Overview: A computed fold for a 717-nucleotide part of an RNA from a Candidatus Woesearchaeota archaeon, annotated as large-subunit ribosomal RNA, domain II. Lineage of the source: Archaea > Nanobdellati > Candidatus Woesearchaeota.
[in-house]
Context: one part of a larger RNA
Parts: sequence; C1' cells; structure tokens
RNA sequence: GCCAGGGAGUCUGUUUCAGUGGCAAGGGUAACUCUUUUCAAGAGGGACCCGCAGCGAAAGCAAUUGUCCGCAACCUUCGGGUGAGGGACACAGUAUGAAAGUGCUGGAAGUCACUGGGGCAGGACCUGAAACCGAGCGAUCUAGGCCUGGGCAGGGUGAAGUCUCCGUAAUAGGAGAUGGAGGCCCGAAGAGGUUCUGUGGACAAGCGUUCUUCUGACCUGGGUCUAGGGGUGAAAAGCCAAUCGAGCUCGGAGAUAGCUGGUUCCAGUCGAAGUUGGCCGUAGUCAAGCCCUGGAGGAGAUUUCUGUUUUUGUAGAGAUACGGAUAGGGGAUUAUGGGGGAGAAAUCCCUCGGUUUUCUGUCCAACUCCAAAUGGAACAGAAUCGUAGAACCCGGGAGACGGGGGUUCGGGGUAAGCUUGAACUCCGAGAGGGGAACAACCCAGACUGUGGUUAAGGCCCCAAAGCAUCGGUUAAGUGUGAACGGGGGAAGGAUGUCAAUUUCCUUAGACAGCCGGGGGGUUGGCUUAGAAGCAGCCAUCCUUUAAAGAGUGCGUAACAGCUCACCGGUCGAGGUAGUUGGUUCCUAAGAUGGACGGGGCUAAACCGAUCGCCGAUACCACAGCAUUGACAAAAUCAAUUGGAUAGGCUGGCGUCCCGCAAGGGCAGAACUGUUUCCGUGAGGAUGCAGGGACCUUGUGGGAAUGAAGAUCCUGGC
Repeated sequence: GCCAGGGAGUCUGUUUCAGUGGCAAGGGUAACUCUUUUCAAGAGGGACCCGCAGCGAAAGCAAUUGUCCGCAACCUUCGGGUGAGGGACACAGUAUGAAAGUGCUGGAAGUCACUGGGGCAGGACCUGAAACCGAGCGAUCUAGGCCUGGGCAGGGUGAAGUCUCCGUAAUAGGAGAUGGAGGCCCGAAGAGGUUCUGUGGACAAGCGUUCUUCUGACCUGGGUCUAGGGGUGAAAAGCCAAUCGAGCUCGGAGAUAGCUGGUUCCAGUCGAAGUUGGCCGUAGUCAAGCCCUGGAGGAGAUUUCUGUUUUUGUAGAGAUACGGAUAGGGGAUUAUGGGGGAGAAAUCCCUCGGUUUUCUGUCCAACUCCAAAUGGAACAGAAUCGUAGAACCCGGGAGACGGGGGUUCGGGGUAAGCUUGAACUCCGAGAGGGGAACAACCCAGACUGUGGUUAAGGCCCCAAAGCAUCGGUUAAGUGUGAACGGGGGAAGGAUGUCAAUUUCCUUAGACAGCCGGGGGGUUGGCUUAGAAGCAGCCAUCCUUUAAAGAGUGCGUAACAGCUCACCGGUCGAGGUAGUUGGUUCCUAAGAUGGACGGGGCUAAACCGAUCGCCGAUACCACAGCAUUGACAAAAUCAAUUGGAUAGGCUGGCGUCCCGCAAGGGCAGAACUGUUUCCGUGAGGAUGCAGGGACCUUGUGGGAAUGAAGAUCCUGGC
C1' cells in the first nucleotide's frame, strides 16, 4: 500500500419550541401501598408541581365587553349585511408623583404523555498532547563513598643520605664513588578514545590507523551505602538500567486542548457569510446584519425608468473674486541697508535690494467669482414583484464573523501578483463555449433526451466554417497577440513610402544640368613692411549694361588664379520650401537552439466596406420528470419555476431485533458468482451455476443501523 472485519452526535437529568393525543378552569400524580400476573397490567395514594391576577422594595391595594374599522367565512334583494380571530380608540388595576405624566398589567387556556428540533450540566461526536498530582519499583548500567582482595614486562634518568680524596683554624665548599628518590622519562599488558571529519551505520556506537596514559588524584574483582525536586557530580544541567532541565510503573484519567485530522445511505427544495459592535479580543466567541423554516397578517411593496421641483461644490475651469504660491519686462518711490563712482566735506549719481503699481505668463487635497455629468430628497406616472399571499410582525434552526479578482474613483508608496478605502460586479459556492494552456477577461447562468438557430470568437493546414468579394497601406517576416498575466520598447532621428494641405516660381520657359558673360572709375579710404573684393576699421557710391557685390568661398608675402551672387543661351513641364496624418526603418545588448499555440503566410499582415458560413448545456421546437398553484387525491390546466459550498426544511432506501397477521423451504433456504429487467436514486426483482438449512412479506414498534479516508485499530497478503 491493498483486501476483510471493527470504527465517531449517544444516554440521564432539566429547560424551551413544534407536531400528535388525553382531559380542561383545570391538568398531573411522586415516593409508596394493594390486587392479579410469563412479560406486564389494574386500583389506590393530592403530599407536591404548573395554571386560574396583577402591581409594588415593602406595608399593601387589586383589574373591560364601551365605540369604530374589517380579513376569512356565512347570508344576500348583488346595493350590501353579519362578522370568530385581527386592528384602532377609549376605559380599568397597581407603583410613583402635588399634578401633568410615565412603567408594568387587564376583554380567561392550560396541563400531562409520547415523538422530534435546540439550550444547559455531565467524558457529551471520535482520535491526539507536552504536562500536573499520588502511591510504589529501581545504584546488576552509571556517579560518589566505605569494607575486603588482585594487578602494573623491560629500559632510561640518577634527588637526599653515606664513603674516600681534595680543601678550611674549624665550618663551608669541591671531585670521584656508592645510593636509588620522583602525581620523572621511553614503552608492553592494562586504562583511554585525539586524527583520518577513514570504514561501518541491519533496531541502537563496531572495526582499522594514528594518538593519550601506564607507581598513581593509577587500573580492577567481590561486598555494601546514597532515590526522584531526591541522590551523586575534579561541574558537562553530566549520570541515576539503550529513558534525565526532574527516572520508571500503576493510579487520579475518557486530565485539558479556542489547535490538527476524521465523522459512514438516497432524492426533492430554498440557499449564505467573510461586515458592525463587545470581549487579555485578533486561529476564538457573544449580539446585530445576511440564509432556512413555521405561524400570524390581508394589500401593498420595490426604487428600475421618465417627468417636475429641489439639493450639492466634485470633474473642469478661473486668477484686480478671496487665501496662498509663482516667471519675465516696464514705471513710481526708497529716511535706513550692500556694492561702485564723483567730491576737501556737506552731499550727489549709478546699481542691487525693499515697498508699490502696471503689462505678459504659470498653479493649489486643506483657494473659489464660477461650475457640470453623476448622485441625494419629495411628488406624479410607467415598469417590475405581490391574493400562486408581498410589506410589517411573532416563534424555531443555522452557518458565518481569515476572503479574493476585475472596472471606475480616491489615500499611502519610486514601484510591486504592494497596501488601505468607496460603488458595481464576478470567483468564493458556477458547469458549458471562447481567450494555445489559465478561480474570477469575453459570451452565457447547466432538470433529462432528441433536433434546429445563434453569442463571444472564428472560417490556408493541424481543426468545424471563405486560399470569400471590393478599395487602400506595408517589404520591415513589420505583422499574423481585445485586455490581463504574459509580452516588450523610449527620448531622439530618417530625400523609406502613401495621403491631405499651405507658400512661392513656372510656356513672357520655372527647377536641375550644360554653354557663355560676370566689366569700368578702383589697388575705394584708413591702417599697414604690404592690405589690390577676400587680416582689421570706416564708408558701401558712380558709370557701361542683358547682367556683374567697393564682393560668397578657395587661394597669394602682396598681386595673380579658381569660384559664387547676378545675366543671357540651350532644354521643355512641372518645381521649391514647409505643415498635418498613415505606415515602415534606426535607436534595440544575455547567457543550451526556439517560438505568431505550431506549421507556415507577402497575405493566411494592417486600415475601411460587404455578403455568406462555422460555432455553447444560451435561444427555439418536440417528448418526458420534478416543484408551486387551481382542488384533498387522480386526471387536466397554468407558471418569467429547475446551477450550487456552509447551512435550513421535506420525503424516502437499506441493515439487525420484537409484537400481530400471512407465507416460502432438501421437489433445495441463507449466502457466493453471473445474466436480464424495473426505479431519478438509495435500491428491488429475475434466470443460470455453485451451496446445503434456514428464510421472508404486510403492518406497527425498538436501535451499539449504512465507511474510502482519521500517518485510524486487528488480521491477512
């Protein structure tokens, strides 16, 4: 892991609500007693409990059938009438108060039993701690102590002391022998366990190598002592039997767990919330809101659209309409201030700066002279929902109180698949079609079956349907990508190309090219070594002309030379300079070879227009099922009914046992395998084969009543 079997909302008490039944202004007995009896039943027992009156702390006091409306229903002369229950107004009791008034209560329904839903107390749906407390058991492991035993090859070093000699006045001191000290040295046994971060690592520490110690605070056998908040500890919170920051066993005990996991058959019907407030509250819970269900009620509800009236200060806009900010220019003024100048000084002048004014220009969530759209309110009408019973109201049962995405509008942030708000919406709890794939993007809300039509999106092949048609654009594989995730791409630049538009020139000949001219006064004056169109300064005239600058550039030391402006000729039809829009290109760099979904495409790309087709559980048709209603069932008819998590409500299937009634079975029961059929389903029936002794139906009752899950338990494989 698989298979089989087991495996989780129970029981008692109490309380509340609903259903059913008994009796009813009453209802019920409890313990217990008696009788009878197979289970069990009957009779008694009124103590006591609930109800029949409330208000008040208490003393205490102590309550309605008066009027109107009116649903169902009934009656009707069809006008309406009566009208239980219901509603409105009055009135009453009591407490308080001087009173006004205010609070609670009043026109009689309860109680007992059974069944079911909930609350509370109990282990309280099941499994799961780490811990806490008590009583015992442990020092055969290990720590320390005590008693009594045992063990330590060999080698080295050579303390004190002693002897001899030297030495001294005597000591001291020295030398050589002798001697054999030491938590001394090397090292075997023994003890240990440093390195290789070797090897092993099977359920629990081995093996190898290297290393430490080896007469001592040494190693070791046997005996004995210390015990759990206690021991022992050369101290590591080490060790106390593979268990130690408090041992182990049993008990309290089903400790507790706001936490994790699990919680077993079917169908029908409706269907949430992740918000607000409280809580040592933030993984929880209580109340409200939101969901379900029952009752009561009896006609309106919603606020979707339109209109009218009204409200507002946002978007935008504005700036001598306020507050605040702000660029440049002009004017006025300036006692004092900074800088500069003139002057002997007094003082004066210029400028910066200040104040003020004016012109042009730019802004604001906390500015507004203005001012939308949207929004809010009231009224009217329409629409939708509602007698198939809405609104409002009263009971019973929940779940939930971790949310998330998109669009629009905000706050924070450089930003974020960021964070925090508002409105709407979707996912959550929503399947189907499209978007290559993809909770929330687009289409569309799935009862079952069959056939058809469309939506979004598509129609070259993968792959259903157009290599569809018409007019433009692109040459970059640009592109073939609605948005989002993804992906990409900017400032700036281009005589790439298309379209529109503006200026000017043009058959009196434009633009470009080619041919020719481009002169004279004059080398203008000044300056200068020189300055002649062309270093620089000043001036920039006159003349001949078709035209020709006191000169556009190159050039010379200065001239010269070349060239341009300008003019003529040749040529023969458009040209020149902008602006706007479309499209394309450059800008453009990433790590395996790679992504329009792919192939591929020059349209099968892009822009505009047109006609077809494909395409979903949408829509339509037919048949059927269910729900709700007419009407209690059937039949029939009607409905703008039919997704669904948590959850509510309702109806069923199956298992085991019991009562009553009725049956089956050796001429083959249960059970096992399999066939066919019935039912929306849980399930049921049936034939065949195996099997070899019990089984079932109807009706009522009772449950240790349904498994795939819990690292579930036991067994098997």